[in-house]
Context: one part of a larger RNA
RNA sequence: UUGGGCGUAAAGGGCGUGUAGGCGGUCUGCUAAGUCAUGUGUGAAAUCCCUCGGCUCAACCGGGGAACGACGCAUGAAACUGACAAGCUAGAGUACCAAAGAGGGGGGUGGAAUUCCCGGUGUAGCGGUGAAAUGCGUAGAUAUCGGGAGGAACACCGGUGGCGAAGGCGGCCCCCUGGUUGGAUACUGACGCUGAGACGCGAAAGCCAGGGGAGCAAACGGGAUUAGAUACCCCGGUAGUCCUGGCCCUAAACGUUGGGUACUAGGUAGCGGCCUGUCAUGGGGUCGCUGCCGGAGCAAAAGUGUUAAGUACCCCGCCUGGGGAGUAUGGUCGCAAGGCUGAAACUC
Numbered sequence: 001u002u003g004g005g006c007g008u009a010a011a012g013g014g015c016g017u018g019u020a021g022g023c024g025g026u027c028u029g030c031u032a033a034g035u036c037a038u039g040u041g042u043g044a045a046a047u048c049c050c051u052c053g054g055c056u057c058a059a060c061c062g063g064g065g066a067a068c069g070a071c072g073c074a075u076g077a078a079a080c081u082g083a084c085a086a087g088c089u090a091g092a093g094u095a096c097c098a099a100a101g102a103g104g105g106g107g108g109u110g111g112a113a114u115u116c117c118c119g120g121u122g123u124a125g126c127g128g129u130g131a132a133a134u135g136c137g138u139a140g141a142u143a144u145c146g147g148g149a150g151g152a153a154c155a156c157c158g159g160u161g162g163c164g165a166a167g168g169c170g171g172c173c174c175c176c177u178g179g180u181u182g183g184a185u186a187c188u189g190a191c192g193c194u195g196a197g198a199c200g201c202g203a204a205a206g207c208c209a210g211g212g213g214a215g216c217a218a219a220c221g222g223g224a225u226u227a228g229a230u231a232c233c234c235c236g237g238u239a240g241u242c243c244u245g246g247c248c249c250u251a252a253a254c255g256u257u258g259g260g261u262a263c264u265a266g267g268u269a270g271c272g273g274c275c276u277g278u279c280a281u282g283g284g285g286u287c288g289c290u291g292c293c294g295g296a297g298c299a300a301a302a303g304u305g306u307u308a309a310g311u312a313c314c315c316c317g318c319c320u321g322g323g324g325a326g327u328a329u330g331g332u333c334g335c336a337a338g339g340c341u342g343a344a345a346c347u348c
Stems, first nucleotide, its partner, number of pairs: 004319003008301001012316001014201004021194003025088002028085002031082001033081002035077008049065006091191001092188004096183004103177007110154001115149007125136002162169002206247006215241002220236004258315006266293011297304002321348003330341004
């Protein structure tokens, strides 16, 4: 490179916005770049192929023919692709009305609980475990009542539920703000899909500076266990966990399944609209989302199955035996930790 692939065998980029590029609805006209037809020129010789012939054959050699990816020019065709022009409304979008939601940012506020402090009652234990001990307690603990301080997280509702592009989001109220869905009309008129680079976001841990610190808790100390015990269990406990600003940019960042469009049996459940309908609950219909079961098909199988892993098309990313190795080296980013890019020898 060809071919084949990417849920679990190697392989979907963590996610989005979007540049170039690739691809792109419907109708008419025009053009003739792509495309097609005819003619013509070029496509040296040799080689390859066909045929005839020469060395006794063959290799080899000679004659003739065909062929030679492809290209130039001329004339013509106009279905398809492209260019141009003018339209259309089924894609896409805007306006209007309505709806749901832990979507995001900021501010405020509430109760339960833990801990600590002060005071009252009260006395010898408490705590912890498999059993213990370290630990706490007569300087009055644990328990209990009252008062206070402070930080963090929001029981029940809560769901097989909802929202978000992903990471993720959960007490209550207010302010600012993004997206989504339904309904009926009007408008724009292909404005679309994807997206190399680029830019932005990106759990936890970690880093820098300044705050904060209740509980929890790497490290660390002690008590046990054990042959040992740098562990599991217990008593303590610092970073950290929290806030503000700035970095880091990773993950089993998973649905291990990139995005878009169209098509292809059903059954059942939940959430949000709309229509119909009822006194009401139900029922029926129709969109959007989220689950379960399952037919055909697909699949190595298990499974998947209108939320496809089915049938097709468009675009991006990625794979090519195991180890060596996500290592070395170079480059680049970072304060660092390290990230991104990413081999080979050798070996099986």
Overview:
RNAcentral holds the full RNA, with entries from ENA. The part of an RNA shown here (small-subunit ribosomal RNA, central domain) has 348 nucleotides and comes from an uncultured bacterium. The prediction has a mean pLDDT of 90.